Predicted 3D model of a 72-nucleotide RNA (transfer RNA) from a bacterium. It matches the Rfam family "tRNA". By type it is a transfer RNA. From the family's description: Transfer RNA (tRNA) molecules are approximately 80 nucleotides in length.

[in-house]
RNA sequence: GGCCUCAUCUUCUAGUGGUUAGGAUGGCAGGUUCUCAUCCUGCCGACCGGGGUUCGACUCCCCGUGAGGCUA
Numbered sequence: 001g002g003c004c005u006c007a008u009c010u011u012c013u014a015g016u017g018g019u020u021a022g023g024a025u026g027g028c029a030g031g032u033u034c035u036c037a038u039c040c041u042g043c044c045g046a047c048c049g050g051g052g053u054u055c056g057a058c059u060c061c062c063c064g065u066g067a068g069g070c071u072a
Base pairs, nucleotide, nucleotide: 001071002070003069004068005067006066007065011024012023013022018055026044027043028042029041030040031039048064049063050062051061052060
């Protein structure tokens, strides 16, 4: 250089074009407990950037950025 895969809450991840973007973990608050831990409940928190297609895009297409792999 060429080709391929991936990018979603703090972290790990689910998501077949119409979902309130879900779960676990984490943080905070409350309950339980003599206290801590466990357990229970609630809250907080995300679609890598730009453009396009579409009535509608996390999802499809293009360009870029970053990470990984194969190959000369």